This is a predicted structure of a 147-nucleotide part of an RNA (small-subunit ribosomal RNA, 3' minor domain) from an Erysipelotrichales bacterium. The prediction has a mean pLDDT of 80.
Context: one part of a larger RNA
RNA sequence: CACCGCCCGUCAAACCAUGGGAGUCGGCAAUGCCCGAAGCCGGUGGCACAACCUGCAAAGGAGUGAGCCGUCGAAGGCAGGGUCGAUGACUGGGGUUAAGUCGUAACAAGGUAUCCCUACGGGAACGUGGGGAUGGAUCACCUCCUU
Repeated sequence: CACCGCCCGUCAAACCAUGGGAGUCGGCAAUGCCCGAAGCCGGUGGCACAACCUGCAAAGGAGUGAGCCGUCGAAGGCAGGGUCGAUGACUGGGGUUAAGUCGUAACAAGGUAUCCCUACGGGAACGUGGGGAUGGAUCACCUCCUU
C1' cells in the first nucleotide's frame, strides 16, 4: 500500500519434474528343455602292464592304466516369464514465472450468508436439488458468566 483493497478458476506462453502409452533397446537374477568340455565317482567285452599271488618257465589270477559307457557337471543354445533402467508418436494432470485472456466464485449481510457430504448440470471460477454445521450479519427474547 488499507475496497481504486483482496482474491478464484478455465484459457494462452515458457520452463521443470512426473503418470499413462503401440512399442523399441539394454542390465540382472532365476525357471524349463537341449547340448555337454575338464574332472570326481561308478561300470566295463576286447586291449596294455615291472612290483602282489600261483608257477622252473610259458601262462594264469589279482590289481592298475588307457579306451568305451553312465551319474554329476562349466560354457553354450532354445523357450516363456520376472525385475530394473533407457528411450517412445501421442496423452493426463502437477509446479514455477513479470505480465496476458475470459469472467467475479470467496473475503463486508461480498451484493443469492458461508461451509461440509452427495447427485446432476455448466467455458471457467461455479450453479441447482437433497441432507447437515454455524465456524452467519441484523433485530428481539431467554439462560449463564464477569464488572